Predicted 3D model of a 72-nucleotide RNA (transfer RNA) from a Patescibacteria group bacterium.
Its Rfam family is "tRNA". Rfam classes the family as a transfer RNA.
The RNAcentral record of the sequence draws on ENA.
[in-house]
RNA sequence: GCUCUCGUCGUUCAACGGAUAGGACAUAGGCCUCCGAAGCCUGAAAUAGAGGUUCGAUUCCUCUCGAGAGCA
Numbered sequence: 001g002c003u004c005u006c007g008u009c010g011u012u013c014a015a016c017g018g019a020u021a022g023g024a025c026a027u028a029g030g031c032c033u034c035c036g037a038a039g040c041c042u043g044a045a046a047u048a049g050a051g052g053u054u055c056g057a058u059u060c061c062u063c064u065c066g067a068g069a070g071c072a
Stems, first nucleotide, its partner, number of pairs: 001071007010025004018055001027043005048064005
């Protein structure tokens, strides 16, 4: 330099173009307990950035950024 793959809560993993963007772990509050643990209930928390297509984009297209793989 060329080609390809990937980028979603703190972590990990989901999401036919139509969901309130969901689960697990972690975390905060509450219940329970003499106190904890466990268990139960409730909450906060994310789509790398900018454009485009579409009635509608996490999903499709383009560019940029970042990570990885292959070739040279």